[in-house]
Context: one part of a larger RNA
Molecule: small-subunit ribosomal RNA, 5' domain
Organism: uncultured bacterium
């Protein structure tokens, strides 16, 4: 000098901007955190309109029926999203990260540009209905059944792809509609994002000295978007190592942050980039992208429900609870802005985000009044008893109103509409010095001294040291010094 700090004292006033589980990656009640599209699809069918009937107040009520419409709601099927955003740092000493390169060894949904096309058919199925198992979760069977931008076959294709000397082989599409578009398929290019490879750097330990058999290399094959022992068969016997292999310990890494004149040292909270993880371990599916936090399957531990047959769950999302701890906040408001997903759009969703609440946790700013006021009041302390000091301090007089209270006005943030914040910030008026000072220290280092008490006791102490009867060092008081809404102590770093 600094801190994501904690503790003690402070009846500690306000505002702005930040920050807030460093410990148990411990366990979690409850609510919310990822949906959306009717302009893909069949169904459903409120209100309204028309017709008929009844009552009749003669245009109202009730009932029945019809057509059209794509307005409403729930669900199925389908598309896109759910791989982003948000959290955490357990693992990881290199499959990571940082910097510089390579990819003639690669992929890429949505987006942009360009070229060509968008033809002809088919069979199902969910839903629905009926029956039925089960406490539930969840199903099962059947039928007269049904749609699609869901699924399948054919045609077409100089290209892309495969085999090849030529020739040949095989491969696509989906429609909707308000008629103006939005889509769909193939190919090429771009952009973006990602995969892989190389070099250099990246903590401690030798009381760890040898390590290695898919190990090191080759040939062939498999596998992958792609290179490669990535995997396999065969062959060779290699490969690494005191420039520290192998083992052990510790640890996410960086931009940065703290300190320092610098070189360095320490650190990796918040903000930004990368990585890893999602109860523990393993696995794949779908998909452009995952081996997937709020998906699936298996195993395990734990918790819960049960009709004992069987089921359900995963806060290291936002709040919140218990526990641990010296210690860390509200089960708040809004999608108004910014951004994201879906949609043609209106819009819907969004604990991302914007805000508010709590905490002197930090930084910054402001205030707790100003001027005058001496026969220097009283009281306190001290005294050589005269005085000195507290001290212009107070009282008193005049003034001001930052802040405060009350009342009124009242934003920007929002391009047409739309404001959670919020009647907030701010402005005006009135009132009234009114609402607001503590903490540590005073032997030297180190700014600041006397009295009383105690008597090597009680105690102080960062170091030196102080205290055994005149203690400026202990305790109290008066006075003083330093900081100040803070001041000290402890811990840690330079």
């Nucleotide at each position: 000098a600094g801190u994501g700090a904690a503790c003690g004292c402070u009846g500690g006033g306000c505002g702005g901007c930040g920050u807030g589980c460093c410990u148990a990656a411990u366990a979690c009640a409850u609510g919310c955190a990822a949906g959306u599209c009717g302009a893909a699809c069949g169904a459903u069918g409120a209100a309204g309109u028309c017709u008929c009937u009844a009552g009749c107040u003669u245009g109202c009520u009730a009932g029945a029926g019809a057509a059209a419409g794509a307005u409403u709601u729930a669900g199925u099927c389908g598309g896109c999203g759910c791989a982003c955003g948000g959290g955490u740092g357990a693992g990881u000493a290199a499959u990571g990260c940082a910097u510089a390169g390579g990819u003639g060894a690669u992929g890429u949904g949505c987006c942009u540009u360009u070229u060509a096309g968008u033809u002809c058919g088919g069979g199902a199925u969910a839903g629905c209905c009926a029956c039925u198992a089960g406490a539930a979760a969840u199903g099962g069977u059947g039928a007269u059944u049904u749609a699609a931008u869901a699924c399948c076959a054919g045609a077409u294709a100089u290209u892309a792809c495969c085999c090849u000397a030529a020739g040949g082989g095989g491969g696509a599409a989906a429609g909707a509609u308000u008629u103006a578009u939005c889509g769909c398929u193939a190919a090429a290019a771009g952009a973006u994002c990602a995969g892989c490879c190389u070099a250099u750097g990246u903590c401690c330990u030798a009381u760890c000295a040898g390590c290695u058999u898919g190990u090191u290399g080759g040939u062939g094959a498999g596998g992958u978007a792609a290179u490669g022992g990535c995997u396999c068969a065969c062959c060779a016997a290699g490969g690494c190592u005191a420039u520290g292999a192998c083992g052990g310990g510790u640890a996410u890494c960086c931009g940065g942050c703290c300190u320092g004149a610098g070189a360095g040292g320490g650190u990796g909270a918040a903000c930004g980039g990368a990585c890893a993880c999602a109860c523990u371990g393993g696995a794949a599916c779908u998909g452009a992208g995952a081996c997937a936090c709020g998906g699936u399957c298996c195993a395990g531990a734990c918790u819960c429900c049960u009709a004992c047959g069987g089921g359900a769950g995963g806060c290291a999302g936002c709040a919140g609870u218990a526990g641990g701890g010296a210690a860390u906040a509200u089960u708040g408001c809004u999608c108004a802005a910014u951004g994201g997903g879906c949609g043609a759009a209106a819009g819907c969703c969004u604990g991302a985000a914007g805000c508010a609440g709590c905490a002197a946790c930090g930084c910054c700013g402001c205030g707790u009044g100003g001027a005058g006021g001496a026969u220097g009041a009283a009281g306190g302390u001290u005294u050589u008893a005269g005085g000195a000091u507290u001290g212009u301090a107070a009282a008193c007089u005049c003034c001001u109103u930052u802040u405060g209270u009350u009342a009124g006005a009242g934003a920007a943030g929002a391009u047409a509409a739309u404001g959670a914040c919020g009647g907030u910030a701010u402005c005006u008026a009135a009132c009234g010095a009114a609402u607001a000072a503590g903490c540590a220290c005073c032997g030297g280092c180190u700014a600041a001294c006397u009295c009383c008490g105690u008597g090597c006791c009680a105690g102080c102490a960062g170091c030196c040291g102080c205290g055994g009867u005149a203690a400026u060092a202990c305790g109290g008081a008066g006075g003083g010094u330093g900081c100040a809404a803070g001041c000290g102590u402890u811990a840690c770093u330079c």